[in-house]
Molecule: SAM-I/IV (S-adenosyl methionine) riboswitch aptamer
Organism: soil metagenome
RNA sequence: ACAUCAAGAGUGGGGCUGACGCCCACGCCAACCUGCUUCCCGAGCAAGGUGGCGCUACCGCAAGGGGGGAUGUGGCCAACCGGCAACCAAACGGGUCA
Numbered sequence: 001a002c003a004u005c006a007a008g009a010g011u012g013g014g015g016c017u018g019a020c021g022c023c024c025a026c027g028c029c030a031a032c033c034u035g036c037u038u039c040c041c042g043a044g045c046a047a048g049g050u051g052g053c054g055c056u057a058c059c060g061c062a063a064g065g066g067g068g069g070a071u072g073u074g075g076c077c078a079a080c081c082g083g084c085a086a087c088c089a090a091a092c093g094g095g096u097c098a
Stems, first nucleotide, its partner, number of pairs: 001073005010026001013024004027053003032049003035045003039095004055068002058065002075084003
């Protein structure tokens, strides 16, 4: 700087704390980046990387606006060149070329 904050997902277990709350493991949710699914688009896939499992002051009758806050705009090794991992998964619609 740009995009999103609609919906979704634990009144769960363990630890710490006077408390607020924090941490850990497991589970679950979610297509933002990478990757894969066919070259492209759509759409999809929780595979790699983030993230989440309660956002919010205020204005407005309401629709909505809006400041703050949050998340994302791949990861690891090396740091000169470069290198590595990313399902032994599952299908689909459209376009161009052959």